A computed fold for a 71-nucleotide RNA from a Cellvibrionaceae bacterium, annotated as transfer RNA. Rfam family: tRNA. Its family is annotated with triplet codon-amino acid adaptor activity in the Gene Ontology. Taxonomically the source falls in Cellvibrionaceae (Bacteria, Pseudomonadota, Gammaproteobacteria, Cellvibrionales). The sequence was found in a public genome assembly.
[in-house]
């Protein structure tokens, strides 16, 4: 200093230009003498800014932050 990937809840993690799955943990209630498990339910989330569209987590630029190559 060039380039490539990648960023979605407290953590993993899917799909997708038109209402965001799933799993753990958290919270609640149910079992249980009581804790664990087991069931059953409620919150909770797209790195930032700007474009482009009717409509953007999706596309396009800019930046950021991690990795990996390369000089």
């Nucleotide at each position: 200093g060039c380039g490539g990937c990648a960023u979605u809840g407290a953590c993993c993690g899917a799909a997708u230009g038109g209402c965001g799955a799933g799993g753990u943990a958290c919270c609640u209630g149910c079992c249980u003498u009581c804790c664990a498990a087991g069931c059953a339910g409620a919150g909770g989330a797209a790195c930032a800014g700007g474009g482009u569209u009717c409509g953007a987590u999706u596309c396009c630029c800019u930046g950021a932050u991690g990795c990996c190559g390369c000089u």